[in-house]
């Protein structure tokens, strides 16, 4: 880097050095940022994918408990929209569902 499966409107921040951008990409919108962004370091935390454990089950799987370890995460819904279908409508806008793309985990060659 690729594929498969699962998940996402919940949750969780302080300090340090640095110094101008950042919210994946493109476009639009809306935000965050010198009262210090992103990235980095330290500490703390959240969650429960892997994990441990108990129960149900023929199994797939479902439910409860835990948090030492491996990841992940700790502004805004994955910040929102974009493509398709439907609802509504003169239309646009709006709404609902899905897809795509991206993210994370586990597994695979």
């Nucleotide at each position: 880097a690729u594929g498969u499966u699962a998940u996402a409107a919940a949750g969780a921040a302080a300090g340090g050095a640095c110094g101008a951008g950042g919210g994946a990409u493109u476009a639009g919108a809306c935000c965050c940022g010198a009262u210090g962004a992103a990235g980095c370091c330290u500490u703390a935390g959240c969650a429960a994918c892997c994990c441990u454990u108990c129960g149900a089950g023929a199994a797939a799987u479902c439910g409860g408990a835990g948090a030492a370890g491996g990841u992940g995460c700790u502004g805004c819904a994955u910040u929102c929209u974009a493509c398709c279908a439907c609802u509504c409508c003169u239309a646009a806008a709006a709404g609902u569902g899905g897809a795509a793309a991206g993210a994370u985990a586990a597994c695979a060659a």

Overview:
This is a predicted structure of a 109-nucleotide RNA (SAM riboswitch aptamer (S box leader)) from Flavobacterium frigoris. RNAcentral holds the sequence, with entries from Ribocentre. Its Rfam family is "SAM riboswitch aptamer (S box leader)". About the family: The SAM riboswitch is found upstream of a number of genes which code for proteins involved in methionine or cysteine biosynthesis in Gram-positive bacteria. Taxonomically the source falls in Flavobacterium (Bacteria, Pseudomonadati, Bacteroidota, Flavobacteriaceae). Model confidence (mean pLDDT): 85 of 100.